[in-house]
Context: one part of a larger RNA
């Protein structure tokens, strides 16, 4: 010099990102115990007092209960030894202390977020993620649902059956939950337009019996035409479902406006104009886990506050089940303030033991 620990003037958070960490509270019993609430709770709210040992004292009082008595009775009821729990008071005592040791809640006010209790990144992350009860929307009517595994055979869903099962989204609870089908999907619908296999088969080619021609004495060669039948190809027309179309659905994916004027100070605009949209953002909220400028402004708290609470509203770029705004209880959440308490500091100092160093 580490490292575990133990003490510590005055202060008492001045440390620090941030009271990290340490001190501090602590059981039991008696008093008291507030906003706010889902009336269940908050609540060990907070805040106070007491605790030892001895005698009154084999205590009151409870509980049990041997055994005796009434009694027809082993029910019942009296009466009772013993045995267990066991307060409350009054007096003594005694230490610095009496939950004497160890073990053993610090409390409070305010906000954000997630209703709760629960899962989670085995070995950096326990949360506001994720779940959850409640809510809602599609699917499914069952010989073989729907969906899901499997080439199949079969299985699950179910030995269930629409108050059942599956899928997605929300996330107790309370007030709620606006507008828009144009895209996109998705349900329904068939007139009409397009259209595949496959039907149909006009026709087109080829080959080819045969016929004509040329040349050649003949054999043979050239060159045309060209039934039938195979062979290749093949327009019209006949066609389904899907696309186009026509409608309906947003707790389906999603979207929810710009410019210019106006009021007898001035600013503003309730109002008007005029473009484009499907439709232009409604309640609520609002510098927010969301606000670029922004330490916005005001106003609390502090001597001072870039955080924090309360409003304002000019929302860069909330907003209503990708849910909107609240909102008891909760939470090893995460932000801010105060009480108490400390060596976190001012500022370090002493002391144990382990090392580390010397010497052997």
């Nucleotide at each position: 010099c580490u490292c575990u620990c133990g003490u510590u003037a005055a202060g008492u958070a001045a440390c620090u990102c941030g009271g990290c960490a340490u001190a501090a509270u602590a059981g039991c019993c008696c008093c008291g115990u507030a906003a706010c609430u889902u009336c269940g709770g908050a609540a060990g709210a907070a805040g106070g007092g007491g605790u030892g040992c001895c005698c009154c004292a084999u205590u009151a009082a409870c509980g049990u209960a041997a055994u005796g008595g009434u009694g027809u009775a082993c029910a019942a009821c009296c009466a009772a030894a013993g045995c267990g729990u066991g307060a409350a008071g009054g007096g003594g005592u005694u230490g610095c202390a009496g939950u004497g040791a160890a073990g053993u809640g610090g409390c409070u006010c305010u906000g954000g977020c997630g209703a709760c209790u629960g899962u989670u990144u085995a070995a950096c992350a326990a949360a506001a993620a994720c779940a959850c009860a409640g809510g809602a929307c599609u699917c499914u009517g069952c010989u073989a649902a729907a969906a899901u595994c499997g080439a199949a055979a079969g299985a699950u869903g179910a030995u269930g059956u629409a108050u059942a099962g599956a899928g997605u989204c929300u996330g107790a609870c309370g007030c709620c939950u606006g507008c828009c089908c144009g895209g996109u999907g998705c349900u329904g619908g068939a007139a009409g337009g397009u259209u595949a296999a496959g039907g149909a088969g006009a026709g087109a080619a080829g080959u080819c019996a045969u016929c004509c021609u040329c040349c050649g004495u003949a054999a043979g060669g050239g060159g045309g035409a060209g039934a039938a039948g195979c062979u290749u190809u093949g327009a019209a027309c006949c066609g389904a479902a899907g696309c186009c179309c026509c409608a309906g659905u947003a707790a389906a994916c999603g979207g929810c406006g710009g410019c210019c004027g106006u009021a007898a100070c001035u600013a503003u605009a309730a109002c008007g104009g005029u473009c484009c949209u499907a439709a232009g953002g409604u309640a609520g909220c609002g510098a927010a886990a969301u606000u670029c400028c922004u330490u916005g402004u005001c106003g609390g708290g502090u001597a001072a506050g870039u955080u924090c609470c309360g409003a304002c509203c000019u929302g860069c770029a909330c907003g209503a089940a990708u849910g909107g705004c609240g909102u008891a209880a909760c939470g090893a959440u995460c932000a801010g303030a105060g009480c108490g308490c400390u060596g976190u500091c001012u500022c370090a100092a002493c002391g144990a033991g382990a090392g580390a160093c010397u010497c052997g």